[in-house]
RNA sequence: GCGCGGUUAGCUCAGUGGUAGAGCGCGUCGUUGACAUCGACGAGGCCAGAAGUUCGAUCCUUCUACCGCGCA
Repeated sequence: GCGCGGUUAGCUCAGUGGUAGAGCGCGUCGUUGACAUCGACGAGGCCAGAAGUUCGAUCCUUCUACCGCGCA
């Protein structure tokens, strides 16, 4: 330099055009003599950034940044 993949909650990851979810973690409450486990509820996201297409974009297109793999 070229090609491919990835970037979504604190962490690990789903989500293939119609108002964004799970597990773990965190907080409150219940249960216990207490702790753990278990159960209920809750907080936490400008979906890496910019532009475009569309009535509507996490999702499609282009560019940029960062990470990984391959080729030279």
This is a predicted structure of a 72-nucleotide RNA (transfer RNA) from a Candidatus Giovannonibacteria bacterium. NCBI's taxonomy places the organism under Bacteria, Bacteria candidate phyla, Candidatus Giovannoniibacteriota. It matches the Rfam family "tRNA". About the family: Transfer RNA (tRNA) molecules are approximately 80 nucleotides in length. It is annotated as a transfer RNA.